[in-house]
RNA sequence: CAUGCAGUCGAACGAGAACCCGCCUUCGGGCGGGGGACAGUGGCGAAAGGGCGAGGAAUACAUUCCUACGUACCCCAAGGUCGGGGAUAGCCCGGGGAAACCCGGUGUAAUACCCGAUGUUCUCUCCGGAGAAAAGGCUUCGGUCGCCUCGGGAGCGGGGAGUGUCCUAUCAGGUUGUUGGUGAGGUAAUGGCUCACCAAGCCGGAGACGGGUAGCGGGUGUGAGAGCAUGGCCCGCCACAUCGGGACUGAGACACUGCCAGGACUCCUACGGGAGGCUGCAGCGACGAAUAUUCCGCAAUGCGCGAAAGCGUGACGGAGCAAUGCCGCGUGCGGGAUGAAGCGGCUUCGCCGUGUAAACCGCUGUCAGGGGCUAGAAAUACUGACCAUACCCAAAGGAAGGACCGGCUAACCUCGUGCCAGCAGCCGCGGUAAUACGAGGGGUCCAAGCGUUAAUCGGAAUCACUGGGCUUAAAGGGUACGUAGGCGGACGCACAGGUGUCUUGUGAAAUCCCCCGUCUCAACCGGGGAACUGCAGGGCAAACCGUGUGUCUUGAGCCAAGUAGGGGCCACUGGAACGCUAGGUGGAGCGGUGAAAUGCGUAGAUAUCUAGCGGAACGCCGAUGGAGAAAUCAGGUGGCUGGGCUUGUGCUGACGCUGAGGCACGAAAGCGUGGGGAGUAAACAGGAUUAGAUACCCUGGUAGUCCACGCCGUAAACGAUGCGCACUGGAUCGAGGAGGCUCUGACGCCCUCUCGGUCGAAGCAAAAGUGUUAAGUGCGCCGCCUGGGGAGUACGGUCGCAAGGCUAAAACUCAAAGGAAUUGACGGGGGCUCACACAAGCGGUGGAGCAUGUGGCUUAAUUCGAAACAACGCGAAGAACCUUAUCCGGGCUUGACAUGCACGGAUUAGCUUCCCGAAAGGGAAGUGACGCGUUUACGUGGAACGUGCACAGGUGCUGCAUGGCUGUCGUCAGCUCGUGCUGUGAAGUGUCGGGUUAAGUCCCUUAACGAGCGAAACCCCUGUCGUUAGUUGCCAGCGAGUCAUGUCGGGGACUCUAACGAGACUGCCGGUGUCAAACCGGAGGAAGGUGGAGAUGACGUCAAGUCCUCAUGGCCUUUAUGCCCUGGGCUGCACACGUGCUACAAUGGGGGGUACAAAACGAUGCAAGACCGCGAGGUGGAGCAAAUCGCUAAAACCCCGCCCCAGUUCGGAUUGCAGGCUGCAACUCGCCUGCAUGAAGUCGGAAUCGCUAGUAAUCGCGGAUCAGCUACGCCGCGGUGAAUACGUUCCUGAGCCUUGUACACACCGCCCGUCAAGUCAUGGAAGCCGGGAGUGCCCGAAGUCGCCGCGUUUCAGCGGUGCCCA
Repeated sequence: CAUGCAGUCGAACGAGAACCCGCCUUCGGGCGGGGGACAGUGGCGAAAGGGCGAGGAAUACAUUCCUACGUACCCCAAGGUCGGGGAUAGCCCGGGGAAACCCGGUGUAAUACCCGAUGUUCUCUCCGGAGAAAAGGCUUCGGUCGCCUCGGGAGCGGGGAGUGUCCUAUCAGGUUGUUGGUGAGGUAAUGGCUCACCAAGCCGGAGACGGGUAGCGGGUGUGAGAGCAUGGCCCGCCACAUCGGGACUGAGACACUGCCAGGACUCCUACGGGAGGCUGCAGCGACGAAUAUUCCGCAAUGCGCGAAAGCGUGACGGAGCAAUGCCGCGUGCGGGAUGAAGCGGCUUCGCCGUGUAAACCGCUGUCAGGGGCUAGAAAUACUGACCAUACCCAAAGGAAGGACCGGCUAACCUCGUGCCAGCAGCCGCGGUAAUACGAGGGGUCCAAGCGUUAAUCGGAAUCACUGGGCUUAAAGGGUACGUAGGCGGACGCACAGGUGUCUUGUGAAAUCCCCCGUCUCAACCGGGGAACUGCAGGGCAAACCGUGUGUCUUGAGCCAAGUAGGGGCCACUGGAACGCUAGGUGGAGCGGUGAAAUGCGUAGAUAUCUAGCGGAACGCCGAUGGAGAAAUCAGGUGGCUGGGCUUGUGCUGACGCUGAGGCACGAAAGCGUGGGGAGUAAACAGGAUUAGAUACCCUGGUAGUCCACGCCGUAAACGAUGCGCACUGGAUCGAGGAGGCUCUGACGCCCUCUCGGUCGAAGCAAAAGUGUUAAGUGCGCCGCCUGGGGAGUACGGUCGCAAGGCUAAAACUCAAAGGAAUUGACGGGGGCUCACACAAGCGGUGGAGCAUGUGGCUUAAUUCGAAACAACGCGAAGAACCUUAUCCGGGCUUGACAUGCACGGAUUAGCUUCCCGAAAGGGAAGUGACGCGUUUACGUGGAACGUGCACAGGUGCUGCAUGGCUGUCGUCAGCUCGUGCUGUGAAGUGUCGGGUUAAGUCCCUUAACGAGCGAAACCCCUGUCGUUAGUUGCCAGCGAGUCAUGUCGGGGACUCUAACGAGACUGCCGGUGUCAAACCGGAGGAAGGUGGAGAUGACGUCAAGUCCUCAUGGCCUUUAUGCCCUGGGCUGCACACGUGCUACAAUGGGGGGUACAAAACGAUGCAAGACCGCGAGGUGGAGCAAAUCGCUAAAACCCCGCCCCAGUUCGGAUUGCAGGCUGCAACUCGCCUGCAUGAAGUCGGAAUCGCUAGUAAUCGCGGAUCAGCUACGCCGCGGUGAAUACGUUCCUGAGCCUUGUACACACCGCCCGUCAAGUCAUGGAAGCCGGGAGUGCCCGAAGUCGCCGCGUUUCAGCGGUGCCCA
């Protein structure tokens, strides 16, 4: 907001259409009767019922009281109801208007209106008196319903008071009808409600005034409660009805569906003018995340009217729509294991789950469906819109979903995905093995619902009244004085405000709770009780609080006598130092720094002496000390002045404590005015430092620092600890005072009061800590806190000259911010101590050439791995093919290799030959097996072969899925455990401390006592000796033999060999030390303090290395990422790095001569003598499975002679030629030899490595791998054989103790600031726009009231005007 839906009475009144009847008729009709529609007059109702919550913070609501009031209908009582009168609507006629409607005329009734009478009574009163009513209708004539006056009642209403009722002080002052009085007006009634006059009050920190928000209560949700949140349905109250104003009528309204005017909006219109108000029931549109039928009925309940019948009633009773809520019910029940199929899952392949689930068998009939007597609802009669049971029919049939399964939190597997897609309430999941994403299977929880979102309460003691805190987590005001307020000593008496108890009234009903009843149960509903914790009246009590009064002295204050003190203010004054000025001496520097420079100085500085001037600060005393409210206070003297403490116990008699606001003081810096200015010193200048250095350092230097006066008002104004009082073990030191003891004094001791510290019992505390100076136990009062950031910021207010102070948010953002303590790690922290860590020393690397590895580049491929130390002569103890993993090309497909199954049949293996081919491979021909049974034949079997199926294979990926192994810290001395003890705990103790050691080695101490893994020892080698043994080794003595040789007989003495023993343990001596451990020195000894060397490597760290040794999960591949073969590559070369070799030479090189090892190795092997070759090597082969033979020469060394400092007689690269060896094969790509060639290089920049004694350095020898070799590498062996170490400041690394920490993937950590475009949030912004509220002024509709005038008789009304006013 279209449309529909809202009175009644004919028994108040007149009139009266259609229609019916009768009579008359001029047929137009008229008259009478019945009938009663539409409307009108009149009465009652319409102020109830129904809707809604805009406004309103008090004119409201709740509760308890009060009364200056009203009351129609209803009830009770008394009395009355007499006589008159004039109008008017309707109707009719005429007129205006589109309409709404209006005007005029004739005329009419009443329970409409008016006058008179009467007065039970009522009102007023000056007490004389005056004034004031009424209505009839119906009737069976009995009556009945009305009407009037007055009184009472019931119910309802008006008014008032107390108490209670949200946020905001970034609203602190508000108010002029304001507050009161007198009088008047007004009202039903009180009242400043209104007006006149008078007074100047009234309200406010217990929050006035203002702003924001909100209907209030009963109740409702939640909660153990106290509370917190809320006010939908139902009940009570209020308020509103398009917005705001106003009155009329009336018992009642300032009136939801009445009136008037104004505004907005909509509609009609003939443009003149009119009409309208769903926040009634339905319904429509719009808005919105979202909310229903234009239903049925007055049958019930109730209301209005009526005498009644009855009428009306979108109140109400019902139905409809929506799982919106609550309650109940169903979707079946019983049996049924071949544990079916399917699906899914695991896999140690057996299986397990879905799962009695299904099929199948039997049973039942709730709900929905169809039919349906008829109780109920409905009562005392009539009356059913709607609802509904019993009963009958049919059939397991039509009826299950949702969320979740990482923890909280009940419920787990597989696949997919791969920080993607996604999840997420919090923590957090996802980067190739995801119970967290998605799916499947399985499971859990609910169930006609299940989840999500939003909201409230709870948990949250997280606003703490019950019931919290403030040293360090957020939080004590900078300090004092003091107002209001809060709190307050002892003993009486009184009162009864608080308090307690009893009682009365009230606290509506509903709701909640209990009991009972009833719809089959329940929800729902009915009855009874309790409760409603509140308010009010009364009685009693008097402990406590309060109030009044009296008394007291202990709290507090006063007085007196003493006493300490940088307490404050003012004035005067002193010396040292410093600067300046003048003069003297003096003569080249001074000053300053890590080192310098700027600066000062021959115009005479610095230094030094004398004199003078100036300002600031006060050494020693001096302190861990004193004073003060705090800030703060220090040379001396004087003056003025505040406070404290002690003693006396004289005086007052609770005078007290705290303290919101307020007021005062308040470091430094800063500001204003005027002084002052020596030193110092922001800013500033210069010099340095530095990558830069607007800093640190230096030279200067202005404000300031100082004084007076006035501002500012802050601070880590800190004890990060408000003030006061009381109580609760101590010890000790310091400051001030009084007393006692010793005859007195000093000293000392004891006691006591006050103040300042330290350590600590109990207690407290998260701990650290605190602990009579509390952070303990209590009381009183104040201040402050409520996650971090934003922010102590913005805005506002206020203070200030300014700087700025005080007060003090929000948006937004984060999942933390924080405290104390613990263990580590780290530190350009500390202490102690080690290590070839530095230093001391010797030799190298980095420069050269070459070798080798790596990076890079290149390439068809240059396979792969290793990456600081701890990758880089590493895997690789041997890349020409092979190896070989790579590339090109050729080939194979059950495969080069393993196992199993099926089939085949003599095809087969092997051998021979041929063809294609680079080979692999392919093709062809020939020959041709074995075991067993058996008579040949034959059968059968295993291997082989072929075909097929399972599978093999992979040096393909992931070392960040793994095992194993290894590197490194580090041969460092550490790492742990049990029990006990300490701590709330993490954890600590032990393991720290004092000594000592190579060592957590040992000793001592000790809330620790023990133990384990490490260290050490045990084991091997080596150094001395002994025993045993005596060949292949040895040879002293004896014998034999040789040119010569242990060659031979022989010997065990020696060396040696290789087995077993001995030896060394700080055992002995001296010293030191704690009576110890141990250390120092010494003796003896082959060896001395671990004799030397090796093996041996704790808990752990590095997601260290390795999937290419091996093993292995997962993934990938399967005529290829597997396998075979040819050839190439791994050897490529502008370059860079690592590790080495050889050198640069004379301590050398070359030639000649000549000694002395050890340890290995040797049968497809080592190979002697001999011969050939300059040589590599060759020929040949004795001997040897090796203490026997061989490799085998050791080299440096030593001796002789040459070279003479040079790119050489150094150096040997490179290249040419000629050879040798291995091998199928030396082109890419082997080693060696000879001749020739002879490069760089003359000791190496920055930097860097190794080594502490048989070591470095230097010299050669051997071995593994191996056909050969790139070996100068690696692993061993012996020969010759040094220097140096003062020492621990520094570099590196390590160990222990301690300290700080905002680090804990642990300093290669953490973390701060700035910065692009774009975007968001919030604040500011010249201004601009809008809203709310207030106030002033002008105009002022309707209307009440007043006044004036007119006024059918009055009344009413009309016209004008005044005040107020939307």
Molecule: small-subunit ribosomal RNA
Organism: uncultured prokaryote